[in-house]
Context: one part of a larger RNA
């Protein structure tokens, strides 16, 4: 020096990113116990008091119950009432002893106030994350009428389900409570089939090639025209299925929810007017918030002193209504702020045990 323990004047968090770590509390009975609350809860709230041992005295009492006694009797090893041994538990009160200390060691909750987020128990990143992340009851949509839907398999088959819309898949949101606003243009879904556009298929107008023949010319080698059948290449107009334009509905489907100017008896603001654009232009509620960039915004509480925190204000860079919005008792190894109580966390170090380092063998 390191590691594990133990004690510390005085101070009491002044450490420190934060009270990490450590100290404190702690048990059993009694008395008391607030705001809210979903009326159960919060609560072990908080906050106090008693505890050893020795005799009255194993007391009063409280199960239990062996037997005895009496009454009744359906004579049963019944039924009832009294008394009542032993066994087991067992306050409360007097009255007395010790010690610093009586849950004497061990064992053995620290509370309390405000606030975010998630309703709660649960679940998770085995080997850095336990949460606000997930699940969850509840809530809503959208699909299936049963040989369901959907799933897994090339089938055959099976799971849904030996169930049957109060039921089974899938999606979203997530207890309760008070709600859930507008917009269907765009995308997606669902319906529609009048039109448009359209695949292979069918169909074969027409059109090359190829070529018997015929015709001109011809140096007789052959050249140039036309050209039937078949072959074969290609192919018009007409028919026709979704689809996709198209026409409708649908937002707890995916989303998406405005600009400019001007006005009121000081000034300031703008209820109110104008006007462009939009498919509609952001209701309710709630906001510098896990969301506020400017921003330690402003005010106001808490501190001597507070970029966090609480309460308001609203100018919401860039909240907002089941991608839910805004409360909310109860709960959380949950984040944040604030206090009592505590302490070596620090002021600021010291000094004890133990086991390494270090010497020597």
């Nucleotide at each position: 020096c390191c590691g594990u323990g133990g004690u510390u004047a005085a101070g009491g968090a002044a450490c420190u990113c934060g009270g990490c770590a450590a100290a404190a509390u702690g048990g059993u009975c009694c008395c008391g116990u607030a705001a809210c609350u979903u009326a159960g809860g919060g609560a072990g709230a908080a906050g106090g008091g008693a505890c050893g041992c020795c005799c009255c005295g194993g007391u009063a009492g409280a199960g239990u119950g062996a037997g005895a006694a009496g009454a009744c009797u359906u004579c049963g090893c019944g039924u009832c009432u009294u008394c009542g041994a032993g066994c087991u538990c067992g306050a409360g009160g007097g009255g007395g002893c010790c010690g610093c200390a009586g849950u004497g060691a061990c064992u053995c909750g620290g509370c309390c106030c405000a606030a975010g987020c998630g309703a709660c128990u649960g679940u998770u990143u085995a080997c850095u994350a336990a949460a606000a992340a997930c699940a969850c009851a509840g809530c809503a949509g959208c699909g299936u009428g049963c040989u369901a839907a959907g799933u897994c398999g090339c089938a055959a088959g099976a799971c849904g389900a030996c169930g049957u819309a109060u039921a089974c898949g899938c999606u979203g949101u997530g207890a309760c409570g008070c709600c859930u606003g507008c917009c269907c243009g765009g995308u997606g879904c669902u319906g529609g089939a009048a039109g448009g556009u359209c695949a292979a298929g069918a169909g074969g107008a027409g059109a090359g090639g190829u070529c018997a023949g015929c015709c001109a010319c011809u140096u007789c080698g052959g050249u140039g025209g036309c050209g039937a059948a078949g072959c074969u290449u290609u192919g018009a107009a007409u028919c026709c299925a979704a689809g996709c334009c198209c026409c409708a509905g649908u937002a707890a489907a995916c989303g998406g929810c405005g600009g400019c100017g001007g006005u009121a008896a000081c000034u300031a603001u703008a209820a109110c007017c104008g006007u462009c654009c939009u498919a509609a232009g952001g209701u309710a509620g709630c906001g510098a918030a896990a969301u506020u960039c400017c921003u330690u915004g402003u005010c106001g509480g808490g501190u001597a002193a507070g970029u966090u925190c609480c309460g308001a204000c609203c100018u919401g860079c860039a909240c907002g209504a089941a991608u839910g919005g805004c409360g909310c008792a109860a709960c959380g190894a949950u984040u944040u702020g604030g206090g009592c109580g505590c302490u070596g966390u620090c002021u600021c170090a010291a000094c004890c045990a133990c086991g390494g380092a270090c010497u020597c063998g």
Predicted 3D model of a 361-nucleotide part of an RNA (large-subunit ribosomal RNA, domain IV) from an Acidimicrobiia bacterium. Taxonomically the source falls in Acidimicrobiia (Bacteria, Bacillati, Actinomycetota). The prediction has a mean pLDDT of 87.